Predicted 3D model of a 136-nucleotide RNA (c-di-AMP riboswitch aptamer (ydaO/yuaA leader)) from Desulfosporosinus acididurans.
Taxonomically the source falls in Desulfosporosinus (Bacteria, Bacillati, Clostridia, Desulfitobacteriaceae).
Rfam family: c-di-AMP riboswitch aptamer (ydaO/yuaA leader). Rfam's curators write: This family represents a conserved RNA structure found upstream of the ydaO and yuaA genes in Bacillus subtilis and related genes in other bacteria.
The model forms 96% of the base pairs in the Rfam consensus.
Its mean pLDDT, the model's own confidence on a scale to 100, is 80.
């Protein structure tokens, strides 16, 4: 001085997955239950009929493969100007898994459920427009 690893804070990103917290506790701290989100069930009427459905962007196709699984592609999704959003250009990725079990369209009262997991190293492609929030 480099490089790698570890911790701890901030910050960014997929995602519904955040944020408040009675009461306990000497206090760190745990929690019930709240709030916001996000998901399933459920009449009438309509609407369907090859077993099906769900959550989720992840669907379909063709090929290879005894299978297991690979490969090209593709519905669709996501990130890059760090206050949010829309619109076009570029560029880079993703395009999984998994749950119920013959069971469910839609879907008012109602009724039940989740609030996880996993990354990133960096002032960060570029225009155009609306809104905001700080400054002077």
């Nucleotide at each position: 001085u480099a490089a790698u690893a570890u911790a701890a804070a901030a910050u960014g990103c997929u995602g519904a997955a955040u944020c408040c917290g009675a009461a306990c506790u000497u206090a760190u701290g745990u929690u019930a239950g709240g709030a916001g989100c996000g998901g399933g069930g459920g009449a009438u009427u309509u609407u369907c009929u090859u077993g099906g459905g769900g959550u989720g962007a992840a669907u379909c196709a063709c090929g290879a493969u005894u299978u297991c699984u690979c490969g090209u592609g593709u519905a669709g999704g996501g990130c890059u100007u760090a206050c949010a959003c829309c619109u076009u250009u570029a560029g880079c990725c993703c395009g999984a898994a998994u749950c119920c079990g013959u069971c469910a369209a839609c879907u008012a009262a109602c009724c039940u459920c989740g609030u996880a997991a996993g990354c990133a190293a960096a002032u960060g492609a570029a225009a155009g427009g609306u809104g905001g929030a700080c400054u002077c």